About this RNA: This is a predicted structure of a 72-nucleotide RNA (transfer RNA) from a Patescibacteria group bacterium. The organism belongs to Bacteria candidate phyla, within Bacteria. The sequence is in RNAcentral, with records from ENA. Rfam family: tRNA. By type it is a transfer RNA. Rfam links the family to the GO term triplet codon-amino acid adaptor activity. Its mean pLDDT, the model's own confidence on a scale to 100, is 81.
RNA sequence: GCCCUCGUAGUCUAAUGGAUAGAACAGAAGGUUGCGGACCUUCCGAUAGAGGUUCGAAUCCUCUCGAGGGCA
Numbered sequence: 001g002c003c004c005u006c007g008u009a010g011u012c013u014a015a016u017g018g019a020u021a022g023a024a025c026a027g028a029a030g031g032u033u034g035c036g037g038a039c040c041u042u043c044c045g046a047u048a049g050a051g052g053u054u055c056g057a058a059u060c061c062u063c064u065c066g067a068g069g070g071c072a
Stems, first nucleotide, its partner, number of pairs: 001071007010025002013022001018055001027043005048064005
C1' cells in the first nucleotide's frame, strides 16, 4: 500500500429495513435478614462519527476513526 471481518449500556450479548433498541451480569434504591450473602421488586444506562438511499436505517451504500486478520 491493497483486501476481508468487526464496532450496540461499565462488561458480555440480541434485534427479517418497521414496537418505546431487548435480556444477562455489574451499579443504585427498597423489601427480606440479628448483620451480611442469597433471594424478590423497582430504577439507571447503549447503536463509533459524518453524510446518503428509503415512507421508515442498529441493519443497506460512501467516507472517516478504531480493533483484529490476510497478501505484498